[in-house]
c-di-AMP riboswitch aptamer (ydaO/yuaA leader) from Micromonospora pattaloongensis, 141 nucleotides, folded computationally. Its Rfam family is "c-di-AMP riboswitch aptamer (ydaO/yuaA leader)". Rfam's curators write: This family represents a conserved RNA structure found upstream of the ydaO and yuaA genes in Bacillus subtilis and related genes in other bacteria. The coordinates come from a structure-prediction model, not an experiment, and the mean pLDDT is 78.
RNA sequence: GUAUCGGAUCCGCUGAGUCGUGUUUUCACGAGCCGGGGACCCAUUGCAAUUGGGGUGAAUCCGCGGGCCACCGCCUGCGGUAGGGCGACCUUUCCCGCCCGAAUCCGUCAGCUAACCCGGUAGGCGGUAUCGGAAGGAGAC
Numbered sequence: 001g002u003a004u005c006g007g008a009u010c011c012g013c014u015g016a017g018u019c020g021u022g023u024u025u026u027c028a029c030g031a032g033c034c035g036g037g038g039a040c041c042c043a044u045u046g047c048a049a050u051u052g053g054g055g056u057g058a059a060u061c062c063g064c065g066g067g068c069c070a071c072c073g074c075c076u077g078c079g080g081u082a083g084g085g086c087g088a089c090c091u092u093u094c095c096c097g098c099c100c101g102a103a104u105c106c107g108u109c110a111g112c113u114a115a116c117c118c119g120g121u122a123g124g125c126g127g128u129a130u131c132g133g134a135a136g137g138a139g140a141c
Stems, first nucleotide, its partner, number of pairs: 010127005018031005032121006042111001052109001053106004061080008083100005089137006
């Protein structure tokens, strides 16, 4: 000097997941934010089915192929897609580009829902990254 890895501070992204006061020190109580249950009214209203139904979440749906399988169905690869996120002062928008499109919980049970009741406040990542236009702000001088 270069490359790689790790740590701290600071900054930033996803997300509700932040802040305050105490403290028996990672626990308690609050504020803020988030989620669930829960009337009248409204909605639903047949039969059958267990292969039931429902929640959190952007994460739904479709096509093609492979494997397992008596069936139902399950696993998996590729492509797309409803929908969602990022690009550095903030919001909206235009342009361009890059990504996600999962997972999991309840346990036969829940439509909406005032009062009321209950719960959560995590985890995971990144670090000069599009050059810019328009409108409105914040801030600085």